[in-house]
Molecule: c-di-GMP-I-GGC riboswitch aptamer
Organism: Mariniblastus sp.
RNA sequence: UGAGAAAACGGCAAACCGAUCGUGAGAUCGGGACGCAAAGCCAUGGGUCUCUCGGAGAGAGAUCGCCAGGCUACCUGAG
Repeated sequence: UGAGAAAACGGCAAACCGAUCGUGAGAUCGGGACGCAAAGCCAUGGGUCUCUCGGAGAGAGAUCGCCAGGCUACCUGAG
């Protein structure tokens, strides 16, 4: 610098359950693992979802474990 076949020193944690918060989508913590090589971070573009309103729309939100983009990083192989 580029790649992710096989791994995993180390890491994250879906569904579901409990507690708390929120009108809600959902969030946080604990348990739990379906999976993940960026399932680390950023709502920038698109998508999806929620709430409100004076509703061909507008506003405020949620989701990065939907896709793209940006930033950063571990391991292994190759050069």